[in-house]
Annotation:
The RNA shown here (small-subunit ribosomal RNA) has 1385 nucleotides and comes from an uncultured bacterium. Rfam family: Bacterial small subunit ribosomal RNA.
RNA sequence: AGAGUUUGAUCCUGGCUCAGGACGAACGCUGGCGGCGUGCCUAACACAUGCAAGUCGAGCGGAGGUAAGCGGAUGGUAACUGAAGCUUACUUUAGCGGCGGACUUUAGCGGCGGACGGGUGAGUAACACGUGGGCAACCUGCCUCGAAGUGGGGGAUAACACCGAGAAAUCGGUGCUAAUACCGCAUAACAUACAGACAUCACCUGAUGACUGUAUCAAAGGAGACUACCGCUUUGAGAUGGGCCCGCGGCUGAUUAGCUAGUUGGUGAGGUAAUGGCUCACCAAGGCGACGAUCAGUAGCCGACCUGAGAGGGUGACCGGCCACACUGGAACUGAGACACGGUCCAGACUCCUACGGGAGGCAGCAGUGGGGAAUAUUGCGCAAUGGGGGAAACCCUGACGCAGCAACGCCGCGUGGAGGAAGAAGGUCUUCGGAUUGUAAACUCCUGUCUUCUGGGACGAUAAUGACGGUACCUAAGGAGGAAGCUCCGGCUAACUACGUGCCAGCAGCCGCGGUAAUACGUAGGGAGCAAGCGUUGUCCGGAAUUACUGGGCGUAAAGAGCGUGUAGGCGGCCCUUUAAGUCAGAUGUGAAAACUCAGGGCUCAACCCUGAGACGGCAUCUGAAACUGGAGGGCUUGAGUGCAGGAGAGGAAAGUGGAAUUCCUAGUGUAGCGGUGAAAUGCGUAGAUAUUAGGAGGAACACCAGUGGCGAAGGCGACUUUCUGGACUGUAACUGACGCUGAGGCGCGAAAGCGUGGGGAGCACACAGGAUUAGAUAUCCUGGUAGUCCACGCCGUAAACGAUGAGCACUAGGUGUUGGGGGACAUACAACCUCCGUGCCGGAGCUAACGCAAUAAGUAUCCCGCCUGGGGAGUACGGUCGCAAGGCUGAAACUCAAAGGAAUUGACGGGGACCCGCACAAGCAGCGGAGCAUGUGGUUUAAUUCGAAGCAACGCGAAGAACCUUACCAAGGCUUGACAUCCCUUGACCGCCAUGGAAACAUGGCUUCCCUUCGGGGCAAGGAGACAGGUGGUGCAUGGUUGUCGUCAGCUCGUGUCGUGAGAUGUUGGGUUAAGUCCCGCAACGAGCGCAACCCUUGUCAUUAGUUGCCAGCACGUAAAGGUGGGAACUCUAAUGAGACUGCCGGGGAUAACUCGGAGGAAGGUGGGGACGACGUCAAAUCAUCAUGCCCCUUAUGUCUUGGGCUACACACGUGCUACAAUGGCCGGUACAAAGGGCUGCGAAACCGUAAGGUGAAGCGAAUCCCAUAAAGCCGGUCUCAGUUCGGAUCGUGGGCUGCAACCCGCCCACGUGAAGCCGGAGUUGCUAGUAAUCGCGAAUCAGCAUGUCGCGGUGAAUGCGUUCCCGGGCCUUGUACACACC
Repeated sequence: AGAGUUUGAUCCUGGCUCAGGACGAACGCUGGCGGCGUGCCUAACACAUGCAAGUCGAGCGGAGGUAAGCGGAUGGUAACUGAAGCUUACUUUAGCGGCGGACUUUAGCGGCGGACGGGUGAGUAACACGUGGGCAACCUGCCUCGAAGUGGGGGAUAACACCGAGAAAUCGGUGCUAAUACCGCAUAACAUACAGACAUCACCUGAUGACUGUAUCAAAGGAGACUACCGCUUUGAGAUGGGCCCGCGGCUGAUUAGCUAGUUGGUGAGGUAAUGGCUCACCAAGGCGACGAUCAGUAGCCGACCUGAGAGGGUGACCGGCCACACUGGAACUGAGACACGGUCCAGACUCCUACGGGAGGCAGCAGUGGGGAAUAUUGCGCAAUGGGGGAAACCCUGACGCAGCAACGCCGCGUGGAGGAAGAAGGUCUUCGGAUUGUAAACUCCUGUCUUCUGGGACGAUAAUGACGGUACCUAAGGAGGAAGCUCCGGCUAACUACGUGCCAGCAGCCGCGGUAAUACGUAGGGAGCAAGCGUUGUCCGGAAUUACUGGGCGUAAAGAGCGUGUAGGCGGCCCUUUAAGUCAGAUGUGAAAACUCAGGGCUCAACCCUGAGACGGCAUCUGAAACUGGAGGGCUUGAGUGCAGGAGAGGAAAGUGGAAUUCCUAGUGUAGCGGUGAAAUGCGUAGAUAUUAGGAGGAACACCAGUGGCGAAGGCGACUUUCUGGACUGUAACUGACGCUGAGGCGCGAAAGCGUGGGGAGCACACAGGAUUAGAUAUCCUGGUAGUCCACGCCGUAAACGAUGAGCACUAGGUGUUGGGGGACAUACAACCUCCGUGCCGGAGCUAACGCAAUAAGUAUCCCGCCUGGGGAGUACGGUCGCAAGGCUGAAACUCAAAGGAAUUGACGGGGACCCGCACAAGCAGCGGAGCAUGUGGUUUAAUUCGAAGCAACGCGAAGAACCUUACCAAGGCUUGACAUCCCUUGACCGCCAUGGAAACAUGGCUUCCCUUCGGGGCAAGGAGACAGGUGGUGCAUGGUUGUCGUCAGCUCGUGUCGUGAGAUGUUGGGUUAAGUCCCGCAACGAGCGCAACCCUUGUCAUUAGUUGCCAGCACGUAAAGGUGGGAACUCUAAUGAGACUGCCGGGGAUAACUCGGAGGAAGGUGGGGACGACGUCAAAUCAUCAUGCCCCUUAUGUCUUGGGCUACACACGUGCUACAAUGGCCGGUACAAAGGGCUGCGAAACCGUAAGGUGAAGCGAAUCCCAUAAAGCCGGUCUCAGUUCGGAUCGUGGGCUGCAACCCGCCCACGUGAAGCCGGAGUUGCUAGUAAUCGCGAAUCAGCAUGUCGCGGUGAAUGCGUUCCCGGGCCUUGUACACACC
């Protein structure tokens, strides 16, 4: 930093998607260790259980406990019984109780703390938060510093005791008692209040200081070593913490536009720590709002966190600051502080207890439970540290906190081994079978010990004691490679490829898109790429996205300029001077908490993490200064703007009046059969007199010519003439004002046509409607009619492709050429040239633009203001609002859906677009087809099978140049299984053949006969056996090669370099001529070249040379009935080889003098002489896997192979291609003439003879210029038939024969005799052919045993027509339109 995706390709616009980073995450697969962090985002849902706020006995009265001591009847502060001794008394002892002091516990009163710490984010759009200020309008327990004081009294009340109520919670009554609890009194001010006068300061009310007077108000004790300490009261100051007020800042919706009654202000009072409508009484009528009030929705705010180059955008977990809340709602009490999470009261919902009367509770503290959810942990240890509360202290409390546990949830670090090791092992995978790859990877050898396991020692954290963590971190000895790798991806984007399976199925997919039998995209495997204790997926945010554009976008045609004006707020604004200092700039000060961030350094082995310092924190506030620019104030100016004066132009507007042409209608005349209308018609009008024509009249509407990219107007728009009223612009002048200007959200006005309302008017035209046509239909187009409407007046509507698809103003920036209006224009006028102003057009440069194009009338260069746009569809729709009589207008979404939708230009293709040209394309002709019968092919049907393929032209007498068996691929039946055929291995020596039996045959069984060559190794041949394999006309022509058809023998198809274009592309190849031709010439930003065209090849037409047998025979000779039969000849024909010839070469006309063309001469042939072979780049996924070859798939006792029989020959029918005809240009009979090209030994087969004939017998000759097939036929001559279903026509059928062949039943050909069907020239339509052609006539060949009406060849006879290119079909070139590109089927 970009990439993919709209197209055949291109550029642009524009959306969608991806690559990056992040997370309190979740899910899937996987999981070794450690450190540091983090962990209910959902139900502010409900909560069992335990703990989370107590402490002080040195404030007080009690109530206990423990051990020693003392004492127990006279006394005493208080407190008695028994036993023994003994006379009562006294003594001793036991028990019991007590006292004082010591230690200790604490229910209650009292003090301090429960307002901190901890949790949560429901509410809140607010002075809640942030930031900066203010309080002259305030409070502040504990703490610090200072001043003064602490005298003397009083009355109660818990606890406790007794009684009582209740299930309980708890409560009541009576009585006793203490205090640092409570209440008077005294004293007291520098405290407070009031009054007076003074000084200083100040920001409105004022503040501060000292003075005078009056009034008011305090206190508590405790411990003690008896001086020391801790408290208490009043007060000043500080510190800390709070309260209130203000400026500025930060969400969405206008489809929420008006809100407000304590509301806004005042006076007075109350209340508060304090200001204040905070509250109340009275008075006034204010206050807020497009700079967004009110309402609705959403939301805790910030430091910061994530992202980003930044500006921004998103977020508000953890940590820190503030706020709010504590089951829900309300309220106050106490207190320095609360309207109070673990306080109180009331109400509500819920849960629990209950004896039914009544009570108890609040995890959004830490754990934990249920529930919700994709989802979030232990009912752990400790107060050792840090911090907090209480206490004089010891100490107590502390789920704050410190730690541990769980979780890969995140970040960071480490490991899962290192070195050597090629027979490149085995295995796997792929393979062209050669190999490649996994791969130095493994094995193996030598090492190491981080983590791990185990041994011993053992911290810092606390410098004395005290350690939960913890026998932890760390150190150390030993052991052993042992215990430790997965996940995702591999079509492009995006790094990484093969095989198999699947077969639009299963599936994948972020976008484009993969999958329909060879899937690098699905699934699996091998291999590879990436990251790694993680890897992917999902979700969310930023980025990329300049895709909301402040930085940094646009609006002619892509989305986007309001239809036009006027003007309010607002924004912006000419020249000069003075001043001010709001903006602006500079300096200073304060603040911007800490943490975070950046930099530097340091500490944990490193890092994450932590610590220290510096920077930064873009901001806000205050002070001082500057004065150029913007703003404010003042003064001046004239160029912007406006006014005046003088002119001319105009369909500018409104009203009234006037005019002529035309249509229609009415009346009358003339006049007669049609008129009208259309592509053609019909409806319609007309004999009751139309149309036409003449005259007169009525009425409405519109104004020909002039008329012009001419004029005017803001736009809509405005067109006969006259008058009246009236708006604006322009030119000239420079007298006046002195910035008065520009734009313009809302507002207001104007606004074509159609439409609406009321009332007129109504000639023509004409929605609707009716009829007639057209058509498959025709709710259209066309025609005949025709009502609203069109016209007028008044009032609505408010929209148009209201367009220059281009908002308004101002300034500047090359030219050229028209045009409207005005002005200047030397000399004496005028005109013209020329100059100039306002308009209005065209062309064009720079510049701009995606291109097209725009270009002084900008879409150029700048400025200022307004409007509008942000993917396509849904949709200018719905809902709401508003306007309207209605129609409807304005404003204006979403769900859902697509990956595009678009703009401009390019190349093609196409057009019932245009221009030019060609072709048997049409036209002009000739002969046909389509009708009949038959042949043949196809479809269909049938069948056991009727094997398969070919399908518009370009399948259909096609593959098939020839199906009775074979062929043969199909069907039935019977057989074979290494096979009918090939290679390899082993064994054997036969096999074949002949005969017999069975059988339809294949085959099976039996009998007879029985190997060859050899270098002696073996080989050939055959049989048997086992397995590798054979075999397949099975599938895929859409996996292929090869071959072929077709456009089309059409003239085209391209390339290199250069040039033009952002590019696709263009140019060349277009243009002017010309040609059969991109053939040639000329021109040209092109110059050349290639594949095609042409020529070179074959054949045919003329001649020459050479050669002369089997061909030929002129002359000479022989000879025959005849015959080149013979001698001979080499002239001719011919044969077959080589040459010649034709090139627009020559002449004339045309043409640019060119190319070329027209005519002519000569010539056998004349303008490529005729014919053939030859087929550019490409198109049709054209045809063929059944010619052949071949990938992949499929079958393997069968989809292979052998045999017999059948079928391919079926037959209601439909189509194609042919043959024969329908007759007299003919049929039949007789006679007679002339070819060419071929074929022949398993062959052609003569003569002769037999047969009516097919044919047979026969055998000569010939491997063929020699012999044979082999008589060519039409033709010609003669005869007959005489227009008919015939002497035409020959189908069909019968009988008898012939030939081929193992075999003619299904199913061949031929002959003879008999039979004698349809058919009398063929509808719509359609085919071939331009000259030796069509037509017509016969001959030959391939295939082939036999079997052509087919096919391929050969010659004979031998025409007609072509004006021409309008039309049909196909094609070429140029141009134009396109929303087409699988391209108009």
RNAcentral holds the sequence, with entries from ENA and Greengenes.